[in-house]
Context: one part of a larger RNA
RNA sequence: GGACGAACGCUAGCGGCGUGCCUAAGGUAUGCAAGUCGAGCGGGGAGCUUCGGCUCCCAGCGGCAAACGGUCGAGUAACACGUAGACAACCUGCCCGGAAGACGGGGAUAACAGCCCGAAAGGGUUGCUAAUACCGGAUGUGGAAGGAAGCGGCUUCGCUUCUUCUCUAAACGAGCAAUCGGCUUCCGGAUGGGUCUGCGGCCUAUCAGCUAGUUGGUGGGGUAACGGCCUACCAAGGCGACGACGGGUAGCUGGUCUGAGAGGAUGACCAGCCGGACGGGGACUGAGACACGGCCCCGACUCCUUCGGGAGGCAGCAAUGAGGAAUAUUGCGCAAUGGGGGAAACCCUGACGCAGCGACGCCGCGUGGGCGAGGAAGUCCUUCGGGAUGUAAAGCCCUUUUGUUGGGGACGACUAACGACGGUACCCAACGAAUAAGCCCCGGCUAACUACGUGCCAGCAGCCGCGGUAAUACGUAGGGGGCAAGCGUUGUCC
Numbered sequence: 001g002g003a004c005g006a007a008c009g010c011u012a013g014c015g016g017c018g019u020g021c022c023u024a025a026g027g028u029a030u031g032c033a034a035g036u037c038g039a040g041c042g043g044g045g046a047g048c049u050u051c052g053g054c055u056c057c058c059a060g061c062g063g064c065a066a067a068c069g070g071u072c073g074a075g076u077a078a079c080a081c082g083u084a085g086a087c088a089a090c091c092u093g094c095c096c097g098g099a100a101g102a103c104g105g106g107g108a109u110a111a112c113a114g115c116c117c118g119a120a121a122g123g124g125u126u127g128c129u130a131a132u133a134c135c136g137g138a139u140g141u142g143g144a145a146g147g148a149a150g151c152g153g154c155u156u157c158g159c160u161u162c163u164u165c166u167c168u169a170a171a172c173g174a175g176c177a178a179u180c181g182g183c184u185u186c187c188g189g190a191u192g193g194g195u196c197u198g199c200g201g202c203c204u205a206u207c208a209g210c211u212a213g214u215u216g217g218u219g220g221g222g223u224a225a226c227g228g229c230c231u232a233c234c235a236a237g238g239c240g241a242c243g244a245c246g247g248g249u250a251g252c253u254g255g256u257c258u259g260a261g262a263g264g265a266u267g268a269c270c271a272g273c274c275g276g277a278c279g280g281g282g283a284c285u286g287a288g289a290c291a292c293g294g295c296c297c298c299g300a301c302u303c304c305u306u307c308g309g310g311a312g313g314c315a316g317c318a319a320u321g322a323g324g325a326a327u328a329u330u331g332c333g334c335a336a337u338g339g340g341g342g343a344a345a346c347c348c349u350g351a352c353g354c355a356g357c358g359a360c361g362c363c364g365c366g367u368g369g370g371c372g373a374g375g376a377a378g379u380c381c382u383u384c385g386g387g388a389u390g391u392a393a394a395g396c397c398c399u400u401u402u403g404u405u406g407g408g409g410a411c412g413a414c415u416a417a418c419g420a421c422g423g424u425a426c427c428c429a430a431c432g433a434a435u436a437a438g439c440c441c442c443g444g445c446u447a448a449c450u451a452c453g454u455g456c457c458a459g460c461a462g463c464c465g466c467g468g469u470a471a472u473a474c475g476u477a478g479g480g481g482g483c484a485a486g487c488g489u490u491g492u493c494c
Base pairs, nucleotide, nucleotide: 001494002493003492004491006490007489008488009487010486013365014364015363016362017361018360019358020357021323027320028319030318031317032316035064036063037062040061041060043058044057045056046055047054048053071276072275073274081200082199083198084197085196086195087194090193091192095189096188097187098186099185100184101183103137105135106134112127113126114125115124116123117122142168143167144166145164146163147162148161149160150159151158152157172181173180174179202248203247204246209239210238211237214236215235216234217233218232219231220230221229251273252272253271254270255266256265257264258263278299279298280297281296282295301312302311303310304309329355331354332353333352337351338349339348340347341346368398369397370396371395378389379388380387381386403431404430405429406428407427408426412421438483439482440481441480442479443464444463445462449478450477451476452475453474459466460465
């Protein structure tokens, strides 16, 4: 000098765009943040009814979603991340292309009704009922498994063709209909993931030896899949000064800051990946989780209770108390973009779009312009002659950014309708210099000097150092220098 998610002191007119718990991954009142589908199904209620039925709402069964989005950085020194590859060792709901198909049956169960238990949370029992819920049977284009042949190969194998005592599907709904939306099997694609490997990126040797599923093999299990992933047996291996093992610290990256660069430091916002969801453990469902607003167990904590027993998890958005030098509104809207459900209408969406607060940062604008005396007053200095403030003020003439008042008034919506922002931005008119300047410094480094007060006191100070009676270094004043809606100080990095 530059930089900052800053803080503190003094000061403060406006706008745009950003940004805002770095500390206690400590605790949380309250509201909201994930639902949707009646065109899968049977019911209950309300309204209307020409008694045919129609419309709306609701819990339940069922489907899809809830594994995304949002948040945080605790843990992690690891194939976690980055980069380059590999999978003849893998999976992939919804979506796209292609091929083929959906025949015929069955038994239940919620809801509901009755009875009963419980303070509640909830639960038991009897009876009835439906389905795109569930279960047999049929068919088999295909697929799986076994066998054969050919081709290929990076070992187990891959692809193609043939074959069989074998195994394996399905669901309907809407509509007058056309048709549309779904369903089943398979092949391919796309997307998303899983696994493995080379290389790369912290400190510490005042950590030198570490290791028993340990290293390898065989059989078995398990997984979508390879593997000591798990298990039984066998062998005795494996790693290490090219730093094993231990300890400390830490999410990683694109980037960011600085620097001429090399490098150093850093990882806030935004984006990618990873990891976490009160602490610990576990599985279930599912295409996908070992699952933030799902379940079970243990623990700590809080709450309710009729004391028998129950309920909860803001590191989602706001908000609250605590901690702290320190960090915001219990706002508006689904209008846009995006997401979930739905055939659609539409519903949901604290994602998001906006608004509010904070000079926290960057950028922009203003606080007026011209003329105006050898120069008012005041103030300061003075050698008392004068000098300085100073064209500065006043005064005259202008302007109206900004401000106030009044009027008009959007784009953003492609699309007929629908705009939170917002009567905002912007435009027009009127009024009137009006509403708007501070902070730090002036001994040298370093740009800017005098007077008074003080008297090693009070104080200053980044370093050198000032102050003990004429202090350009303390305090005040005048003057001056620098920056400016900011200016200084502190902290940290280069």
Molecule: small-subunit ribosomal RNA, 5' domain
Organism: uncultured bacterium